The prediction has a mean pLDDT of 85.
The RNA shown here (transfer RNA) has 75 nucleotides and comes from a Candidatus Bathyarchaeota archaeon.
Rfam family: tRNA. Rfam describes the family as follows. Transfer RNA (tRNA) molecules are approximately 80 nucleotides in length.
[in-house]
RNA sequence: GGGCCGGUAGUUCAGCCCGGCCAGAACGUCCGCCUUACACGCGGAAGGUCGGGAGUUCGAAUCUCCCCCGGCCCA
Numbered sequence: 001g002g003g004c005c006g007g008u009a010g011u012u013c014a015g016c017c018c019g020g021c022c023a024g025a026a027c028g029u030c031c032g033c034c035u036u037a038c039a040c041g042c043g044g045a046a047g048g049u050c051g052g053g054a055g056u057u058c059g060a061a062u063c064u065c066c067c068c069c070g071g072c073c074c075a
Base pairs, nucleotide, nucleotide: 001074002073003072004071005070006069007068010027011026012025013024020058029045030044031043032042033041051067052066053065054064055063
């Protein structure tokens, strides 16, 4: 220098291919129930610039382009 994969909640990830109700799960956190108490279990809640910018579109996490970060391969 070139190619490929990845970046979404505090963490690990799904959703992206094929655009469309308020963007989801598990774990964690907080509250309540349970318990003498804790854990487990049950119920609920909070938590997101969807890596950044631009473009296309009525509408972008999703499509296109550029850039940043991480990983692998080639030179």